[in-house]
RNA sequence: GGGGGCAUAGCUCAGUGGUUAGAGCAGUCGGCUCAUAACCGAUUGGUCGGUGGUUCAAGCCCACCUGCCCCCA
Repeated sequence: GGGGGCAUAGCUCAGUGGUUAGAGCAGUCGGCUCAUAACCGAUUGGUCGGUGGUUCAAGCCCACCUGCCCCCA
């Protein structure tokens, strides 16, 4: 220099263009226990990396930028 992949909650990840963006773990509160862990219940937490575009409608499609990873030279 060229090509490709990924970016969604604190972490690991789901999410077919259309109801409200979800799960597990973690956190908080409660139950259980002599107590802790485990287990059970409730609950908090998101400008979906950024900017533009397409569309009646974008986390999802397109372009560029940023960051990380892989391949080629």
Predicted 3D model of a 73-nucleotide RNA (transfer RNA) from a Candidatus Saccharimonadota bacterium. Its Rfam family is "tRNA". The family's RNA type in Rfam is transfer RNA. From the family's description: Transfer RNA (tRNA) molecules are approximately 80 nucleotides in length. The prediction has a mean pLDDT of 82. It was read from a public genome assembly.